[in-house]
RNA sequence: AGAGUUUGAUCCUGGCUCAGGACGAACGCUGGCGGCGUGCUUAACACAUGCAAGUCGAACGAAGCUUGAUUACGGAUUCUUCGGAUGAAGUAUGAUAUGACUGAGUGGCGGACGGGUGAGUAACGCGUGAGUAACCUGCCCUUCAGAGGGGGAUAGCGUUUGGAAACGAACGGUAAUACCGCAUAAUGUAUUUUGACCGCAUGAUCGAAAUACCAAAGAUUUAUCGCUGAAGGAUGGACUCGCGUCUGAUUAGGUAGUUGGUGGGGUAACGGCCUACCAAGCCGACGAUCAGUAGCCGGACUGAGAGGUUGAUCGGCCACAUUGGGACUGAGACACGGCCCAGACUCCUACGGGAGGCAGCAGUGGGGAAUAUUGCACAAUGGGCGCAAGCCUGAUGCAGCAACGCCGCGUGAAGGAAGACGGUUUUCGGAUUGUAAACUUCUGUUCUUAGUGAAGAAUAAUGACGGUAGCUAAGGAGCAAGCCACGGCUAACUACGUGCCAGCAGCCGCGGUAAUACGUAGGUGGCAAGCGUUGUCCGGAAUUACUGGGUGUAAAGGGAGCGCAGGCGGGUGAUCAAGUCAGCUGUGAAAACUACGGGCUUAACCCGUAGACUGCAGUUGAAACUGUUCAUCUUGAGUGAAGUAGAGGUUGGCGGAAUUCCGAGUGUAGCGGUGAAAUGCGUAGAUAUUCGGAGGAACACCGGUGGCGAAGGCGGCCAACUGGGCUUUAACUGACGCUGAGGCUCGAAAGUGUGGGGAGCAAACAGGAUUAGAUACCCUGGUAGUCCACACUGUAAACGAUGAUUGCUAGGUGUGGGGGGUCUGACCCCUUCCGUGCCGGAGCUAACGCAAUAAGCAAUCCACCUGGGGAGUACGACCGCAAGGUUGAAACUCAAGGGAAUUGACGGGGGCCCGCACAAGCGGUGGAGUAUGUGGUUUAAUUCGACGCAACACGAAGAACCUUACCAGGGCUUGACAUUGAGUGAAAGGACAAGAGAUUGUCCCCUCUCUUCGGAGACACGAAAACAGGUGGUGCAUGGCUGUCGUCAGCUCGUGUCGUGAGAUGUUGGGUUAAGUCCCGCAACGAGCGCAACCCCUAUUCUUUGUUGCCAGCACGUAAUGGUGGGAACUCAAAGGAGACUGCCGCGGACAACGCGGAGGAAGGCGGGGAUGACGUCAAGUCAUCAUGCCCCUUAUGUCCUGGGCUACACACGUACUACAAUGGGAUGGACAGAGAGCAGCAAAGCCGCGAGGCCAAGCGAACCCCAUAAACCAUCUCCCAGUUCGGAUUGCAGGCUGCAACCCGCCUGCAUGAAGUUGGAAUCGCUAGUAAUCGCAGGUCAGCAUACUGCGGUGAAUACGUUCCCGGGCCUUGUACACACCGCCCGUCACACCACGGAAGUCAUUCACACCCGAAGCCGGCAGGCUAACCUUUUGGAGGCAGCCGUCUAAGGUGGGGGCGAUGACUGGGGUGAAGUCGUAACAAGGUA
Repeated sequence: AGAGUUUGAUCCUGGCUCAGGACGAACGCUGGCGGCGUGCUUAACACAUGCAAGUCGAACGAAGCUUGAUUACGGAUUCUUCGGAUGAAGUAUGAUAUGACUGAGUGGCGGACGGGUGAGUAACGCGUGAGUAACCUGCCCUUCAGAGGGGGAUAGCGUUUGGAAACGAACGGUAAUACCGCAUAAUGUAUUUUGACCGCAUGAUCGAAAUACCAAAGAUUUAUCGCUGAAGGAUGGACUCGCGUCUGAUUAGGUAGUUGGUGGGGUAACGGCCUACCAAGCCGACGAUCAGUAGCCGGACUGAGAGGUUGAUCGGCCACAUUGGGACUGAGACACGGCCCAGACUCCUACGGGAGGCAGCAGUGGGGAAUAUUGCACAAUGGGCGCAAGCCUGAUGCAGCAACGCCGCGUGAAGGAAGACGGUUUUCGGAUUGUAAACUUCUGUUCUUAGUGAAGAAUAAUGACGGUAGCUAAGGAGCAAGCCACGGCUAACUACGUGCCAGCAGCCGCGGUAAUACGUAGGUGGCAAGCGUUGUCCGGAAUUACUGGGUGUAAAGGGAGCGCAGGCGGGUGAUCAAGUCAGCUGUGAAAACUACGGGCUUAACCCGUAGACUGCAGUUGAAACUGUUCAUCUUGAGUGAAGUAGAGGUUGGCGGAAUUCCGAGUGUAGCGGUGAAAUGCGUAGAUAUUCGGAGGAACACCGGUGGCGAAGGCGGCCAACUGGGCUUUAACUGACGCUGAGGCUCGAAAGUGUGGGGAGCAAACAGGAUUAGAUACCCUGGUAGUCCACACUGUAAACGAUGAUUGCUAGGUGUGGGGGGUCUGACCCCUUCCGUGCCGGAGCUAACGCAAUAAGCAAUCCACCUGGGGAGUACGACCGCAAGGUUGAAACUCAAGGGAAUUGACGGGGGCCCGCACAAGCGGUGGAGUAUGUGGUUUAAUUCGACGCAACACGAAGAACCUUACCAGGGCUUGACAUUGAGUGAAAGGACAAGAGAUUGUCCCCUCUCUUCGGAGACACGAAAACAGGUGGUGCAUGGCUGUCGUCAGCUCGUGUCGUGAGAUGUUGGGUUAAGUCCCGCAACGAGCGCAACCCCUAUUCUUUGUUGCCAGCACGUAAUGGUGGGAACUCAAAGGAGACUGCCGCGGACAACGCGGAGGAAGGCGGGGAUGACGUCAAGUCAUCAUGCCCCUUAUGUCCUGGGCUACACACGUACUACAAUGGGAUGGACAGAGAGCAGCAAAGCCGCGAGGCCAAGCGAACCCCAUAAACCAUCUCCCAGUUCGGAUUGCAGGCUGCAACCCGCCUGCAUGAAGUUGGAAUCGCUAGUAAUCGCAGGUCAGCAUACUGCGGUGAAUACGUUCCCGGGCCUUGUACACACCGCCCGUCACACCACGGAAGUCAUUCACACCCGAAGCCGGCAGGCUAACCUUUUGGAGGCAGCCGUCUAAGGUGGGGGCGAUGACUGGGGUGAAGUCGUAACAAGGUA
């Protein structure tokens, strides 16, 4: 940094997709170690259990415990004279005192921190910067002052008692640093008076004086710690303000305590914070209100940056603690582990009542794709309490789990070629895996075992982590590699399997039998303890464009003007300092980031220093530019004056032509209309024509890319009223200007309302045609409407598809309106301003094109665009009488859609030209019979292929067997055929038998050739193995060959030039030709494959050679014949030459090419014919000629044999033959070819047969012999127009030939039979001269079989005006939405399936505000009566308090009517997508009606 994807190709527009990075991730496969981090993103869902906030005995009283004197009981043990003595453990008692300790209570401090979560919140919530002269602050620090003397209660406790419990009640007595008076008191507070000084102001500060009021607590180890008042500090908080902070206008108006004032209340404090009264304000297009979404930030990710996205962990702030409401206490809360009430839920219950709140740490269920242990420790850091020891601390420090992330290490290293085995592949040679392995020599990160063993601790002690990290030794290559990809993008290829199946796919797209794209394997590439996938964000995307885009045709200029707000704005001088710029100051927390250092072995990570934090605020300056204010100027703008052109507008009047209608006249049978007709009109008199009249609408010629207008638009003439422009002048004003969101006005046609009018035209409608249909095009009619007045509608391809304004930037040439100048008699001409066109340079543009009337270069303002479809649709709102208009989405779906240009192809586009293409002719086919091929049908099989031209007498140049590939049956299995090696042997042949034959059996015959005698060669046999074999499939895997366009004149290349490019040029143009043939011109110059020529035959001639060919002259001979001698002239046969080239003449043409005519010539303009087929097209034909890849069969899809079939037959088509007759048939006689064939052959003569043919046999391997009589033709005779003396099918009989064999199934002969057919419908074919037509001959194939095929000659025409039309082709041009290329593309309804959406009687849920009802707890206020310790008191009461009651406010709840959003809904509406459905053919070519 780019790439893929629209096209046949190109450039552009434009979307989609990919490569990068990141993550609190998840999923799949896999998994060795360590360090550092991170870990419920979902249900602010519900929670079992344990823990997370206590502490102080140095505030207080009482209780318990310990030590324990005393007394009683007890009786172990020891001694014993057995009488007793001793008296332990233990039990009970418990004075006074000691000592720590325990849990409960009073009291103090702390439970407002720490920890969690992100529901709510669009807000002074947060961020940033200011302010408080409007405030509070426990503990802490500093300073000043002080603590005197009293009083009354109460919990705990005891007794009684209620209750299941929770929890109470009554009575009795008790302490304090608990509570309450009194005293003292100011630098305190309040009020009044007053001085100085400061502030923009409310007011503040420092003083003075007076009055009133307010304090206190002790403990003790005697060190101290506490207590009260005041001042200051620090910390923490509270409030106010500037600026910033998401989306929607399909949310435009909101607001009644609302905005302000006064009095009062309330608060720490300002304040409508609350209340009474007064006023009517306040917010909003610079977006109020409403709705939706959301904790904000430091930062994080990405990016070159600007930006975009995000707000986990860490840090700051806020909010919340089951939902809602409330206050209490307190320095601080309206309080996560406090209280009260209401709701929901869970639990306990004796049914009467109670208890609870993990969004603390673990953990459970649930939800979910998904997120950990009911761990250890207070050792460190920090917090609470305490004088302290210390206690508490799920904060925190650690450990556990998880590849979740980042970082580091390893899975070995060196040597090692027989390039092993194995795998894969193969052209079978090899290649590759691959130094990879084995093997040898090493190492020890990890690992295991053993030993040692930290720092973290500040120490008197104290280490959870942890016997951890580290270190040492030993053992031992041992336990440690996967995942994804391999068609292009994108690094990396082969084999097999599969066969549009299974599947892949991020995009393009792969898969229908040879898949580098599916699956597997081998190999390769990439990354690596991970690798892929999915999701999300940024990037690429300049694809929202500030940096950094556009709007003529790609999406996009508002239909036009006026104009409020807003934005922008001419010259000069001054002013201020808002913007701007500079210096300084404060702040911009820390962490993060960057740079440089440092510490863990390195890194991640951590630490230090600096930078940065682009911001905000203050202050001091500068004054160019923008801005403010002042003054001034005239060129922008406007006014005046003098002229001037015009379909500019409105109103009124007038005019002629034409159509129609009416009246009258003339006049008669048609008119009208069309491609052709018909409907229609007309004998009741039309059309036509003449005269008169009526009425409406529009204004020919002039008339013009002429004029005017803002646009829409405006056209006869005259008048009135009226708007604007232009020119000249330079008198006046002095920036008064430009643009313009909303707004207002105008606005074609159609349409709407009311009232007129209505000639022509004419939607709808009717009829006639056309048509398969024709709700159309064409025709005849015809109503709204078109016209007028008034009102509405407000849209058009309202277009120059080009917003307005200003300035600048080469020219040329028209035209309209003015001015000036030269010269004039008038023009012409020069110049200038305003308009309106064309051409064109630079420049611009994707190209086309634009080009002073810009789409160029700049400036200002407005409008609009952001893939195609869905859709200018739905919903909502506004406007409208309606029709409808304006605004204007989404779901879903596609990978395109589009612009310009290029090459082709095509056109019921154009031009030019050719061809038996048409026309002009001749003869056919299509009708008949037969032959033959094909389809179809049939069959055991009727083998297969070929299907428009370009399949169908084609492969097949010849199916009785064979051929033969098909069918039935019978056989064989290394095979009918080939190669290899080993063995044996000849094999072959003949005869006989069985059998349908293949085959089998027996017999006979006989022992191959060469030899260096070792053996070798060919042949055969049996067994085994490799293999053979296949007319089996695929001509869409192929080679080769062939057809066709087409013997058409085309198809290309090199260099140059033009174009961004595909491409163009050349090859186009003017002529000419059969021809891209040649000439000329030309940004082209040359060249190649084609054309032509060179080759063959033929037409003329010459030379040479003359046998088997020839015979003029000479000679001989015959009935006759080159028969013979001879000849070499002629014909002829070959071989080689000559000849024809527009060479010559004339005319035309451009002095060309060339054309026309002529001469000469056998031949004349390519003399005639053949061979020869450019680049390519048709996936044309052929796997059955051959060859061949792959697939398939292998006792059969191979091979052999017999028989059958390919020859079938209701039918259809093609190609031929023979005819239908007299230009003929028959009979008799007679004449003339060319080219060929011949030994398994052609066969003469002779004889036999009516004949086919037979018998015999000469000649000839052929210029010699033979096939072999050519036939049409000629002459004569006959037939006399008929189903015939035409025609010959069919059939019968008798024969011949070939052949093992003519039944299926051959050919020929004779006799007999004698069908259809009398010239052929629609349609269609061939041929332009030795051609068509007609006549026969020969050959190949072949045993036999020819109406077919290939050749040969004989006779021998007609016609071509011409290129309009049909068909095919060539060149140029034009249009195109086609490129599989018109057999193209493509539209809409209907039918079916699926998908999303809209409407809908309703139904349900949720939310918002409002009205009313009810009204808990609680604060506040009030209170008759009740109760009441401290203080006062005259002892009766009072002050004060408490309970209770009432009232305002008020949560939840209820009722009601509304608004919003959503779900669902019979039915319904269109939309989208689907396989080869139905109907038409609307669009693309003039798309057949542009």